Record summary: The prediction has a mean pLDDT of 85. The RNA shown here (SAM riboswitch aptamer (S box leader)) has 107 nucleotides and comes from a Clostridia bacterium.

């Protein structure tokens, strides 16, 4: 680069450093940015793996815990649309899929 399989409506700085960018790829929208993008340090948010505590019990499970350990994350919903399918006169709404994005296991 690949398969499996859980989650993606919540949360997270009026800090430092840096300079023009960015919101994953292509489109098309919409925004956010010199009242300072990116990245990078510090700080925070959660709690998906592990550990630890009770509980259950052979299915390997169910609750909690954070000044444990490993990741992640920290504008908008995964920012929204792209594709199928309902609803509707229609503006638009819903709901699924793909497609990511991250665990954790595999080859």
């Nucleotide at each position: 680069a690949c398969c499996u399989u859980a989650u993606c409506a919540a949360g997270a700085g009026a800090g430092g450093u840096g300079g023009a960018g960015g919101g994953a790829c292509g489109a098309g929208g919409c925004c956010c940015u010199a009242u300072g993008a990116a990245g990078c340090c510090c700080g925070g948010c959660a709690a998906c793996c592990g550990g630890c505590a009770g509980c259950a019990a052979c299915a390997u499970g169910c609750u909690g815990u954070g000044a444990c350990g490993g990741u992640g994350c920290c504008a908008a919903u995964u920012c929204c649309u792209g594709c199928a399918g309902a609803a509707g006169a229609g503006a638009u709404u819903c709901u699924g899929a793909g497609a990511g994005a991250u665990g954790a296991g595999g080859a």